[in-house]
Context: one part of a larger RNA
Order: sequence, then structure tokens, then C1' cells
RNA sequence: AGCACACGGUGGAUGCCUAGGCACCAGGAGCCGAUGAAGGACGUAGGAGGCUGCGAUAAGCCUCGGGGAGCUGUCAACCGAGCUGAGAUCCGAGGAUUUCCGAAUGGGGAAACCCAGCACGAGUCAUGUCGUGUUACCCAUGCCUGAACACAUAGGGCAUGUGGAGGGAACGUGGGGAAGUGAAACAUCUCAGUACCCACAGGAAGAGAAAGCAACCGCGAUUCCGUUAGUAGUGGCGAGCGAAAGCGGAUGAGGCUAAACCGAUUGCGCGUGAUAGCCGGCAGGCGUUGCGUGAUCGGGGUCGUGGGACCAUUCAGGUUUCUCUGCCGAGAUUCCAGGGAGUAAGAAAAAGUCGUGUUAGUCGAAUGGCAUUGGAAAAACCAAGCGUAGAGGGUGAGACUCCCGUAGACGAAAACAUGAUUUCUCCCGAGUGGGAUCCCAAGUAGCAGCGAGCCCGUGAAAUUCGCUGUGAAUCUGGCGGGACCACCCGCUAAGCCUAAAUACUACCUGGUGACCGAUAGCGGACUAGUACCGUGAGGGAAAGGUGAAAAGUACCCCGGGAGGGGAGUGAAAUAGUACCUGAAACCGUGUGCUU
Repeated sequence: AGCACACGGUGGAUGCCUAGGCACCAGGAGCCGAUGAAGGACGUAGGAGGCUGCGAUAAGCCUCGGGGAGCUGUCAACCGAGCUGAGAUCCGAGGAUUUCCGAAUGGGGAAACCCAGCACGAGUCAUGUCGUGUUACCCAUGCCUGAACACAUAGGGCAUGUGGAGGGAACGUGGGGAAGUGAAACAUCUCAGUACCCACAGGAAGAGAAAGCAACCGCGAUUCCGUUAGUAGUGGCGAGCGAAAGCGGAUGAGGCUAAACCGAUUGCGCGUGAUAGCCGGCAGGCGUUGCGUGAUCGGGGUCGUGGGACCAUUCAGGUUUCUCUGCCGAGAUUCCAGGGAGUAAGAAAAAGUCGUGUUAGUCGAAUGGCAUUGGAAAAACCAAGCGUAGAGGGUGAGACUCCCGUAGACGAAAACAUGAUUUCUCCCGAGUGGGAUCCCAAGUAGCAGCGAGCCCGUGAAAUUCGCUGUGAAUCUGGCGGGACCACCCGCUAAGCCUAAAUACUACCUGGUGACCGAUAGCGGACUAGUACCGUGAGGGAAAGGUGAAAAGUACCCCGGGAGGGGAGUGAAAUAGUACCUGAAACCGUGUGCUU
């Protein structure tokens, strides 16, 4: 030196474990913000720091409930000082306080800082100083003022506003909008209207009550699912892209305007001295109150077996007032009765009662022995019991009957959600006939050019949308049924609103797993978006386990200490805070063999 064996060191694999994750399901909740959010800075406890909580009333204050013996959060002890059956700590509901920054909003600013005005108050002889409140911009409404320019308008100012501003995971609508890729190259095409950017909204959004589909039969708003169907189509007819009707389901809801016509108010123009007009008839009276046109408001009206206006006519409870005056009729209007509806559309607000649920909680059955093993019994053995409870977790090893629980049953002063109901609120003539007149959404539809979107790439290219140009009709009107025409059929555009079925999960509660088990699972089981890196945008770790219980080794010895040897604890100390197990590489000691 090598080899073998034994015993160690180092190291932290493996096994076991889980405090943390991941995925999904069900239910809830689905916005927060100038009454100052989200997110932070700085403070705050008797004692340093991190986390948590809180805000100069600062690990907290008040009220109302629950609960019932200890408590002063945690890492994490120790000391001190206290609180508590006059009910503390703790849990829930409601309130108070809530520094500074931040949309940040009195002005400024290099965020958490600096400097002000005004009103009131404190203090001072007075000033300085301090406290509270208030002072940004835009918009809407109302009022005041007010140019060029007479009226006016622009502009300015004041007041009011639970108006706006900013934040938010995904879902949604709209405006913009790629490329890698595929086509085995590549340009039309594809990827894809995807990723990404922006704006805006809601708990959902969007869509939505046929100018629809269909096919000679019919259906009857929208949305979503299955199917139709990888079909019909489209396509350098390549790669690819790719419907709809119908059928079966989920859900189910329909409404309001514009116009014609009538009335009121008002602007402008015209008009006559009675012949217009004042509801009709008769008589009296008034005197521009009238006509045309525009605006605002109220009534009316809302449809495709076309509807409405208008005209005529029939039948309709009571009551008050009015329509220049009197009588008759007619109309309008108030209240009551009757009927209908309602705050999710169609108008809109509040209160009460009752029920259900959520936000603390409460009760909750039944086992003992042992001389067995063991440190320890829940194990073994023996003998029992409960079960609407033998889910699960814990307890010194495998516990239905030890503890927490579980099945089941019960519970709220307060707040919230939700349902019902009452008060409440709103609305209400019905029908028939006529077809003369009027209305039925205009720079719209259509057409042309150029684009886009539809299964549809310009094609025979309808339907839908945009820009530019042109530019109709009013029911004997229009549009569609895939160029176009005819017949036939369907529908009624150019205004608006609309719950549910659908999408998603930052958040709360419960549950599940042929999901992970510390190089895994979130980056993060631990002071983690921390340490650290970067000017910055940004990047981004490592790091779990003594034991049942600290019982964490009193005392003695060596040593400056570190560390160790005894002793002691413990079942175990080769479990000694470098701590479960403790592999390999690597390093030793001893013995044997070989050289």
C1' cells in the first nucleotide's frame, strides 16, 4: 500500500409522518370607493425584534347576546404588574375612534413630506403657536350676472346632488389586433378575430317578443344543452374551415313609445268689428278668446285573422264639481263601490306582522376486569352494553362504549338574506258597424362604388353591417322566401325595455380524492414574494421531524473555552436542542492475509 472482516466518523438518501398544497363537487356570496377604497408608511404592549391585531380612545373603547373559570395574541420563554362569579379572557351582532400616504381632492411634492387661506375656539398684554371644520376638477339641475351686438348667446359666479373620478381573480360586451405554426417550401388560405392592448358594465353580461323560419304541411321572442353532422357547403376544391332548419330537453313573460286626432300653455304670421269663436238646441250675453304654423306637456294609440284615428250606433253602479248665464241633453272631473295589477320590464316608496335561513352556541347512548405482554393498553384473554351514533380525530401501541365529536334534537337581544301577508301604490267603460278622409318610425329602405361579416375565399351571391354618393313609397304601401322575374306563402324595418334557463370563482362554509408527501405538492408546510440579485421593469431561493412528557443531564472531574468522562432522567441518550430512521460516495481505528 492493497484485499477481507469488525467497529466508528462524515453525509443526509430511504422508510414512516404532516402542520401545507393540488384538483374537483355542493351551497352561499358576487362588488369596494369622496361617509375617502384597494394597497401601504409610521406608530401602538411594562421589557429588544419579526408576525398578528389595532390607530394618539392605538393586542384596544361602548351596547346587546353566547359562554362559564380562568386570563393578560404568537415565535417563546422569563420577570414584573394586574383583571376575574358585581361573570373576566374568549365567540357573535351592532356602534365609536380610525395618524399620514394613496383616486387623494386647499396649494406644492422626490408617496407616507412641505406650505397655506377662511370660520369658530384655546392660549398670549400682543404677535408667533395650537385645535376643529372647510377650501380640487368635471357633470347635471336651479338661480344670479353678463361681451363682441339691440334682444340674445358665449363667458363668469353661487347653491344643491348617497352624481363622476380609483380598485377588483375569472366570466361579459365593444374598439383595435399579431406572429411562431400548418400548408411537409410559400404568397391566397391557416394559426385566429386566438394571444395581447384599450374602453365599459354586471352579478351575471349579451340576446330577445318576427319586415322570423318553413314549404303548399305547419311553427310561433331570446338563451343554453343533446342531436342533426364533420352532414349541406366552402376551399391555391390544397392544408383546412364548417353551418342551419327540424327533433329531444332546460327555462318560460311579455310590455312601453312615435304618428294620426283632442286639449292646455307658449313663439311667429294673418285676420275682422261681426258673418270667426265661446259643447249641441232655444233665448240672452261676451268680443279675437279665432285661423295657419312650430315647441312643450297631458289624453289617445301600438297592430298583420292589418291596426289606429275618424264617423255612426247599442249597453253601461252611485256621488261632487265644472263646461259664459237659464232649461234639457252631452262631455270632463272628485270620492265611494266593484274588478285587476305591482316595486325584475311595463310608475314608484315605505312600514308592520308571521315564517325560514345565515352570522355565536346547547344537549347528545353505551365497559368493566385482568394474576398476560409492555415504559405506557386502546393489544391479547374473560365477561358485558349502546346504536337514527361502528364518519373522523385525539389520548404513553389497533378505542363504537376515555375525550372532542358523530346520528338525532334544540337555540338569537341584534344584524342580514329570503318568502308570505296586511297597510300602501297604480290602473280600469265594453261592444258592433262604416270604409270617404288621415296616420302607421327618412337622408331611412333601396341602388351604385369600396370593404367587412355570414359554412359562403366574388362567386350565379341573396340575407347582415360600415364608409362615400344617390335616394323612395304609407296598406291598391313595403320587406323576405339564396342572382333576377311571375305566381304563391310568410312577415310588418328604419324607437325602447325585459326575469329565468347560461358563463365564471378573487371570497365564505362544508365535503371528496386509484392527488403530492419536504429535490414532491403552490415559488412559498419554516420570519416567503422573505433573504438575496438588478438603475429599473423584473428575477427569486434555501430551510420540516428529540421525547409520551423537558423529565432538556442536579452534583463531581479534565479543559481558558468548545467539548468530553462519570452521575442522574428516560422504555431508549449510538433519542442530548449539531437531536426519528441514518443508505452511498468519502475518511479512519483494530485484526487477519498478501506484497
Large-subunit ribosomal RNA, domain I from Nakamurella sp. UYEF19, 595 nucleotides, folded computationally. Rfam family: Bacterial large subunit ribosomal RNA.